[in-house]
Context: one part of a larger RNA
This record gives sequence, structure tokens and C1' cells, in this order.
RNA sequence: AGGCGGGGGCCCGCACAAGCAGCGGAGCGUGUGGUUUAAUUCGAGGCUACGCGAAGAACCUUACCUGGGCUUGACAUGUUUCGGAAAGCCUGGUGAAAGCCAGGCCCCCCCGCAAGGGGCCGUUGCACAGGUGGUGCAUGGCUGUCGUCAGCUCGUGCCGUGAGGUGUUGGGUUAAGUCCCGCAACGAGCGCAACCCCUGUCCUUAGUUGAAUGUUCUAGGGAGACUGCCGGGCGAAACCCGGAGGAAGGUGGGGAUGACGUCAAGUCAGCAUGCCCUUUAUGUCCAGGGCUACACACACGCUACAAUGGCCGGUACAACGGGCUCCGACACGGCGACGUGAAGGUAAUCCCUUAAAACCGGUCCCAGUUCGGAUUGGGGGCUGAAACUCGCCCCCAUGAAGUCGGAAUCGCUAGUAAUCGCAGAUCAGCAUGUUGCGGUGAAUACGUUCCCGGGUCUUGUACU
Repeated sequence: AGGCGGGGGCCCGCACAAGCAGCGGAGCGUGUGGUUUAAUUCGAGGCUACGCGAAGAACCUUACCUGGGCUUGACAUGUUUCGGAAAGCCUGGUGAAAGCCAGGCCCCCCCGCAAGGGGCCGUUGCACAGGUGGUGCAUGGCUGUCGUCAGCUCGUGCCGUGAGGUGUUGGGUUAAGUCCCGCAACGAGCGCAACCCCUGUCCUUAGUUGAAUGUUCUAGGGAGACUGCCGGGCGAAACCCGGAGGAAGGUGGGGAUGACGUCAAGUCAGCAUGCCCUUUAUGUCCAGGGCUACACACACGCUACAAUGGCCGGUACAACGGGCUCCGACACGGCGACGUGAAGGUAAUCCCUUAAAACCGGUCCCAGUUCGGAUUGGGGGCUGAAACUCGCCCCCAUGAAGUCGGAAUCGCUAGUAAUCGCAGAUCAGCAUGUUGCGGUGAAUACGUUCCCGGGUCUUGUACU
């Protein structure tokens, strides 16, 4: 000087408390451990791994296993030999395919009178390619975390033999090392804040596909909020409390933005890369299988256990987005998934697109039920060469556990929690995940004693 303390002071944070809804019990979905397996590819491991890499494993992906092939190779550059009818396409045999063998169609371009040369392709040899093989404790880059916490430092000066200190401590104040005052310090940098984007009010310009007489909307430009005004408190400070006006008030709300550093944190499998290893295989091509196994354990979710409800009928109101091998109105067929035909739309024009909860009426009458929907049987639909291993959806039948969950534990302070649906990415198909969007819309916060994490000053220290 730090770290640490079941030392102290001060102060923060959904940290506790006050509340609301959950998880932990059930069934299912997904991930992980374990076990199994020819293989169940690999990584991630307290917080900071476990709906994580994966924004989507039937084949492909795919890295794993079994089997069948290839060896200058699936891919790059240079070069040697031989050949050519460039490339490409088709057929036959064998084969699971890859591949191997045979035949056919097509009859390349440039330079040169020509011979020939070059391009391109095949073949052959040589240099080499290749590796999702190892090392994240050799690395770059990127990322997580403490933490959007308020800190981390420097120059000169001063103090100290020196390590170092001072500044950055103190008195107030703030969300903030924010600002004020004081002070052997005076300044400065990275952080904080502001500048950026969205949103809330108004003015203005323009506008079709929007709206329909000056308006919603869309796209630009501007105004507005600054403790500016008033009162009180404080030290005539910073600042705090109250008020006015205002759409909005003291950072208005949300986002982006992450200091010096910590964890030899994570990633050699995104990419790059040193070294090591491999080279008829640890490379590469193909078929099938596996990543989907299942006595079990954990994590995160979905659906429920019902009457603030289930079912039936009627009837309203969104926003963000997406669309050309795409969105598909409408009509017809089908109980339905969907099928057939097909208008319009390269999109404020057409479509996805009837939002759902809500509201009105009816029914059920507290029961393992008209709750709940797992599981299983049968029949279909869609995508796709192909749904057996192993997809999603529809119809009929079946109707399991479950009557609110032990110890323990998580989230949330307002348009939030809770609840309700909608859209997008990935994507042929596959969503309870994820990223967004809007609808309805609470309760509670006395307070800081305690638990957890953090900041700051101080104290102890046999630790560094």
C1' cells in the first nucleotide's frame, strides 16, 4: 500500500421488510448429469454452465458409429509426362450409393501462313493440399462477470531515507470523484453527465395508396423543461422541501453507450494464429444408423388442479412486422386438417389479418365433474426423393396423474407485476424456446435492526 474481520461510522441496490404472482408436488416440453450404446459427436460447470453455442439434428446439416470406396486427393497454387472431340449431356453393366467398366451425342476459344504455342479438361509424377486432431495455461479478435457500480489514474509541486503519501481526505450535497465550501496543493485524462435513437405536447412544410374539409396518419423542419419563476430551509453556497404555470418537473419514461482492472473466466468448433501430432489417414466420397436411447437425479418452461370457471351462441376494439418458385382474397368440395380453381399484390393500394382476453345471452351446480388433458387404438391431411427408427396438424374413440404442492427458493416498484393474444427471424416441414408488438391492468414500500452484494472513511492484522 492492499486484501481480510461473526471491528466500527456513513450510504446505496427488489438486498431485506411491505405486497402480488410463481417455482419446489402432478403430466408433458426442452436442456444437463448419470447410465446404456457400435455411436449415443463436441464444447459450456457456483453466482457468471444447464429452452446455453443450436435464429430451428428425418437425409443434408454432422463433427460420432458401422460398412463400402479414393490416395496430388472434395478444395488452392506452381510444374513434369501423355492425351483431348473444351466444358457439358445421355445410355447400358455392376453396385445400397459413392465409385468402377463400356458406349453414344455435342465437335471450344486466342495467337500464328504453317509447324507449333497458350487457355480449358483429363491423365501421370513432383512440390504440396487437407485435418471440427491437441494445447484458450503459447495467442489475436470477440465475449461473460463484478457493474452503468462510481470509481481508476497522470503531470508538476510539496511531504517522507524509502516503499509511498498528498491531490482523490474533511464539512455539506447528489443518481454520480455531481456540485459547493474548506485545505500544500494546482491542474489534467479515462469514467459520470450531456451530445445520439425511440416515446409523450404543440407549431409548421409536404403527401398517395391514407383521411374526407382541414383532421387522424406518414415523412421532414422547429418550439418546449432550464430548478427558468414564486415561497420556505441552508452559510448571501451547492442543494433540499413546497407551489404556480404546463402535455410533461427536477436525469420526464425507455434504449444505445460498460473506465483502470479482476476471474491463467469462456471460446484453437465462428474466424485468425505459434508450436505439436497426422499424411493409402486423425484427410476425403457414399449408404445406413446415431446425436431423439432410459431404473433415475437436477435446471428452465408449458398445461392444469376449476365457478373471477368450463362449454355453446352472439357481438366489439390493436400494434409491431412479413410477402414473387412468395402472401394468397373470393368461390366450390370436405365435420376438419386441407384440396381444386383463382382475382389482386414487387405493397400505407392486395394478402397474411376473423386478434384474444373483454362484453351480452344461455347452460353446467362443486363432482375427479361438461374440471383436467397425458396416454393409447383407428382413420386421414401437409411438407418433402423419403416421415419405421424420428416431423407437424385434423377427426372419432380413449380418458391417466392432478383437489394449489415439505424443507427451501425466484421475479417484480407502474403502464410495471399479473393476464390476453399477434407478428418476425431460423425455416421445404417442424416453437411450450427466443426476439419484438400491442390489449386489459393491480397491490405494496412503516422503515434500514437483520440476510446478500456494493461504495466510502476509519480501526485491528502473525496474510500478500
Predicted 3D model of a 464-nucleotide part of an RNA (small-subunit ribosomal RNA, 3' major domain) from an uncultured bacterium. RNAcentral holds the full RNA, with entries from ENA and SILVA. Its mean pLDDT, the model's own confidence on a scale to 100, is 85.